Record summary:
The RNA shown here (THF (Tetrahydrofolate) riboswitch aptamer) has 94 nucleotides.

[in-house]
RNA sequence: GACAGAGUAGGUUCAGCGCGUCAAGUGCCGCCGGAUGGGAAGUUGCCGACGGACGAAGGAAUGCUUCCGCGUUGCUGCAGCCCCCUCCGCUGCC
Numbered sequence: 001g002a003c004a005g006a007g008u009a010g011g012u013u014c015a016g017c018g019c020g021u022c023a024a025g026u027g028c029c030g031c032c033g034g035a036u037g038g039g040a041a042g043u044u045g046c047c048g049a050c051g052g053a054c055g056a057a058g059g060a061a062u063g064c065u066u067c068c069g070c071g072u073u074g075c076u077g078c079a080g081c082c083c084c085c086u087c088c089g090c091u092g093c094c
Base pairs, nucleotide, nucleotide: 001094003092004091005090010082011081012080013079014077015076016075017074018073019071020070021069028052029051030050032048033047034046038088039087040086058068059067060066061065
């Protein structure tokens, strides 16, 4: 120097434990801030605060608990799969 590769945040599936179903949460819009491969800078995505609009699936047994559902529901995981443009670095190889 050439070629190949790994790894973030996170997404999804599955599993476990919860929450709501008396509507919180999720999702949408605006705005501000934050973290984000080992380094630099940064995008998608993610997280948080505030404001706005919208808005749901209950049923059964029972007798207040259980079961079956529902919610783009929350958390967790030596689990499976996917996963950052550019430059440098790292690993393998020539």
About this RNA: Its Rfam family is "THF (Tetrahydrofolate) riboswitch aptamer". On this family, see Ames et al., Chem Biol 2010: "A eubacterial riboswitch class that senses the coenzyme tetrahydrofolate". Model confidence (mean pLDDT): 76 of 100.